[in-house]
RNA sequence: UGGAGUGGGCGCAUGGUCGCUCCCUGGCAUAAAGCCAGGGAGAGGAAAGUCCGGACUCCAGAGGGCAGGGUGGUUCGUAACGCGAACUGAGGGCGACCUUAAGGAAAGUGCCACAGAAAAUAUACCGCCACGUAUGUGGUAAGGGUGAAAUGGCGAGGUAAGAGCUCACCGCUUCCGUGGCGACACGGAAGGCAUGGUAAACCCCACCCGGAGCAAGGCCAAAUAGGGAAACGAUCGAGGGCUGCCCGCCCGAUGUUUCCGGGUAGGCUGCAAGAGGUGCCGGGCGACCGGCAUCCUAAGAUAAAUGACCAUGGUCCCGUGCUGGUCACGGGAUACAGAAUCCGGCUUAUAGCCCACUCCAAUCU
Numbered sequence: 001u002g003g004a005g006u007g008g009g010c011g012c013a014u015g016g017u018c019g020c021u022c023c024c025u026g027g028c029a030u031a032a033a034g035c036c037a038g039g040g041a042g043a044g045g046a047a048a049g050u051c052c053g054g055a056c057u058c059c060a061g062a063g064g065g066c067a068g069g070g071u072g073g074u075u076c077g078u079a080a081c082g083c084g085a086a087c088u089g090a091g092g093g094c095g096a097c098c099u100u101a102a103g104g105a106a107a108g109u110g111c112c113a114c115a116g117a118a119a120a121u122a123u124a125c126c127g128c129c130a131c132g133u134a135u136g137u138g139g140u141a142a143g144g145g146u147g148a149a150a151u152g153g154c155g156a157g158g159u160a161a162g163a164g165c166u167c168a169c170c171g172c173u174u175c176c177g178u179g180g181c182g183a184c185a186c187g188g189a190a191g192g193c194a195u196g197g198u199a200a201a202c203c204c205c206a207c208c209c210g211g212a213g214c215a216a217g218g219c220c221a222a223a224u225a226g227g228g229a230a231a232c233g234a235u236c237g238a239g240g241g242c243u244g245c246c247c248g249c250c251c252g253a254u255g256u257u258u259c260c261g262g263g264u265a266g267g268c269u270g271c272a273a274g275a276g277g278u279g280c281c282g283g284g285c286g287a288c289c290g291g292c293a294u295c296c297u298a299a300g301a302u303a304a305a306u307g308a309c310c311a312u313g314g315u316c317c318c319g320u321g322c323u324g325g326u327c328a329c330g331g332g333a334u335a336c337a338g339a340a341u342c343c344g345g346c347u348u349a350u351a352g353c354c355c356a357c358u359c360c361a362a363u364c365u
Base pairs, nucleotide, nucleotide: 001361002360003359004358005357006356007355008354009353010352012313013312014311015310016309017308018307020042021041022040023039024038025037026036027035028034044336048347049346051345052344053343054342055341056213057212058211059210068209069208070207071206072205073087074086075085076084077083088102089100090099091098092097103204104203108202109201110198111197112196125144126143127140128139129138130137131136152170153169155167156166157165171193172191173190174189175188176187177186178185179184217269218268219267220266227260228259229258230257231256232255239251240250241249242248274296276295277294278293279292280291281290282289283288314334315333316332317331318330319329320328321327322325
């Protein structure tokens, strides 16, 4: 100088004019809503997707099991997680570093297209060897061929040809030792090799999980129409009962008034100070944890406010100019997006930039 890797941060600023939501103070008006003036507060790193986990609330619930769903290397972190950290194994990269649903295929079942002799316990197409020459019988699995995958690999011995048939090394299985909290690593011994692959196929194993959600829930509470209770009421009392009729007694529609209760519209609350931010110190490799100090108590809208325009400046890009740089002039760009109970994550979008550490290559000293 060029290319690359990882982690972290910013993500427009100031002023003016006109508006929007809320709060405080003063004034005006009032039954109330309100109006005017002044002051103040007013989106994010993802507020998004609503994919996980929790707080909170109501409902249900002795305990256990079945069913169903989820998670899946180990150890930590955390309120919790499917999240994070560190480490282990496997794979990729010259490297910094990256990727990884990474338990079990000797419990059972299923599947493995096409090709191929054969796709899993059965077998030999070409070839090789022996015998025999009608191209048959037997041995073999070196070599070739098929396939995504073919019954350990490789070399030597051995043999008619071959073969873990035998041996060395590598791999594998089992056991032992050492180190590590552990996943696991390293070393040794034994075994001639048993166990083809597939579990984001059924399944098995271990662990976890009650349901619904702020439109949760709580409080206040119109108008209208239902429900319940009480009182009043006509001497002419609808209608009914005691009884076939009369008297008498009782019930009682409709009506008026008052009260009670449920629910709707609407309002208040839940609702902003919390697993909070910043700084310092301490512990830890780290995620994170502890202590002290300090800051925030004024976003809280509800069809949903947080805006529009202008000016100046910042940053970046392009062009032109020269005095060749911390330059001048002109033009352009300034993203993604927007609270809705709150918090911890993940994922996705994002103009333009900044910082730190690391790796590789070339050149110069």